[in-house]
The prediction has a mean pLDDT of 76. Lysine riboswitch aptamer from Paucisalibacillus globulus DSM 18846, 179 nucleotides, folded computationally. NCBI's taxonomy places the organism under Bacteria, Bacillati, Bacillota, Paucisalibacillus, Paucisalibacillus globulus. It matches the Rfam family "Lysine riboswitch aptamer". Rfam's curators write: Riboswitches are metabolite binding domains within certain messenger RNAs that serve as precision sensors for their corresponding targets. The sequence was found by an Rfam model in a public genome assembly.

RNA sequence: AUUAAUGGAUGAGGAGCAAAGGUCAUCAGUAACUUAUUACGUAAAGCUGCAAAUUGUAAUAAGCGAAAGGGGACUUUGCCGAAAUGGAGUUCUGUAUGCAGGCGGUACUCUGUUGGAUUGUAUAUUAAGAGUAUACAGUCUGUCAUUAUUCUUCGUGAUAAUGGAGUGCUUCCACUUGU
Numbered sequence: 001a002u003u004a005a006u007g008g009a010u011g012a013g014g015a016g017c018a019a020a021g022g023u024c025a026u027c028a029g030u031a032a033c034u035u036a037u038u039a040c041g042u043a044a045a046g047c048u049g050c051a052a053a054u055u056g057u058a059a060u061a062a063g064c065g066a067a068a069g070g071g072g073a074c075u076u077u078g079c080c081g082a083a084a085u086g087g088a089g090u091u092c093u094g095u096a097u098g099c100a101g102g103c104g105g106u107a108c109u110c111u112g113u114u115g116g117a118u119u120g121u122a123u124a125u126u127a128a129g130a131g132u133a134u135a136c137a138g139u140c141u142g143u144c145a146u147u148a149u150u151c152u153u154c155g156u157g158a159u160a161a162u163g164g165a166g167u168g169c170u171u172c173c174a175c176u177u178g179u
Base pairs, nucleotide, nucleotide: 001179002178004176006174007173008172009171011169014080016079017078018077019076020075021074023072024071033063034062035061036060037059038058039057040056047101048100049099050098051097083114084113085112086111087110088109089108090107092105093104094103095102115141116140117139118138119137120136121135122134123133124132125131143164144163145162146161147160148159149158150157
């Protein structure tokens, strides 16, 4: 000086990821509430069963009339396994008045998958042909490797094709090993 391994730090991709804030539309002329009429009482209405209560429940018409969740752009903040998601476990919680089961939601731990974005189809979710997630098939893009061409600036610079994955890649430091 350099090869490879280990440890630590550092930085990049781009319609990049996530959170918070107020705002806008949607949710919806929906739910609830009020009035009138009708029906029901061993009844009816929730996902199912059992029980309790009943001036209660259900349907129709009129009046009045929301919210949560999800979404768009903007602003601010934190970041580059950012983050999302499958499985298992634990905790809290919703589901007509109670209990039980079933079906959901929040948070945490372990483990697996995905470099990022986007389009189409299908399924799921949802009020929703919005959005999101998953699977399949494409496109673009960053990075590394290989091959080919090219520049002459000889630095693997530029271009193209093919392929891989973030436990990656760039840069620096420490230490070990070989030459």